[in-house]
Molecule: transfer RNA
Organism: uncultured bacterium
RNA sequence: GCGGGCGUAGCUUAGUGGCUCAAAGCGCUUCCCUGUCACGGAAGAGAUCGCCGGUUCAAAUCCGGUCGCCCGCG
Numbered sequence: 001g002c003g004g005g006c007g008u009a010g011c012u013u014a015g016u017g018g019c020u021c022a023a024a025g026c027g028c029u030u031c032c033c034u035g036u037c038a039c040g041g042a043a044g045a046g047a048u049c050g051c052c053g054g055u056u057c058a059a060a061u062c063c064g065g066u067c068g069c070c071c072g073c074g
Base pairs, nucleotide, nucleotide: 001073002072003071004070005069006068007067010026011025012024013023018057028044029043030042031041032040050066051065052064053063054062
């Protein structure tokens, strides 16, 4: 330099055009339980989906560019 894959809550992932608010597990906060902790139970906060632009009535999802990480080729 060329080609491919990935980038979504603190972490790991799901979601691959519309269904309502982007879903789940772990973690976090509050409360209950307990003599205390842990376990268990209830509730809650937290991501505008790497960034910019485009297509569309509608984009996390499609297209282009760009940045980062990984793999391959030279």